[in-house]
Context: one part of a larger RNA
Formats: sequence, structure tokens, C1' cells
RNA sequence: CACCGCCCGUCACAUCAUGGGAGCCGGCUGCACCCGAAGUCGUCGCGCCAACCCGCAAGGGAAGCAGACGCCGAAGGUAUGGCUGGUGACUGGGAUGAAGUCGUAACAAGGUAGCCGUAGGGGAACCUGCGGCUGGAUCACCUCCUU
Repeated sequence: CACCGCCCGUCACAUCAUGGGAGCCGGCUGCACCCGAAGUCGUCGCGCCAACCCGCAAGGGAAGCAGACGCCGAAGGUAUGGCUGGUGACUGGGAUGAAGUCGUAACAAGGUAGCCGUAGGGGAACCUGCGGCUGGAUCACCUCCUU
């Protein structure tokens, strides 16, 4: 490009991210209980024992070694919670996309004025009822301004 205008939504197709989702697979972690390695510590006394102490000696003491029991205790197991990541049949809307489909809702009184609230209805824009607003045209009256 201005009514041969502008413009709304469903549907169809494509791409992208995203919500829900029976579940499935992990990660981290809380609590309760079971089990309990190594090791320190504590307790014990029937064992063993060259150095040190007492003793002429036998032997005794200390120290040490091994052992038994106990507390703590990693890993593991059982049960039940929390947080979080991925995946998931199906499903919801969103965004984008020169020339697809259906209508024509809005913009002029847009051809039923429009819009707001609310309720019902409808392929879709939407329609209808009730209440409200003028951000409605036209007409009438009034007030003011300019000529």
C1' cells in the first nucleotide's frame, strides 16, 4: 500500500522447550535394630619370660609376651523416612513457522454498539441470561469556547 483495508480462534502439518504421569533405574542422607574386622583404652588372672630390683640359693617383684572379657568402633544386613538426577506408556497447555482448512468474533452505529463481572451453552472464534460502565453513534435540551 489505508475497507479489494485490518483482523480473531479452532483444526491440520513441522520444529523447540516445558508441566502432569502408573511406574522403572540410580545418587546423597536421617532414624531404629542386628552383626561386628583392625586398633587404642579399661578389667582380669590359671600361662610364658635372658637383661632391672630383692635374695647365698630356691624363689619373689617389676617390666614384657601371649590370652580372656568389656566400652567405642569401619564395612555389612533388615525395616522405614527425606532430598535429588535420569527415564517413562499416555496426557496438558506454550512458543515459532510467506502463500493449508473452517468460519467472521473485533475495528465504521463493523451491519445484534462495545466492554466488565457472573452463570449456562456451543466445532472455533463466540452466543445467551442477569447486573454494571461509556472508553457508544444518532437525536433533543442546557452550559462554555472560537469564527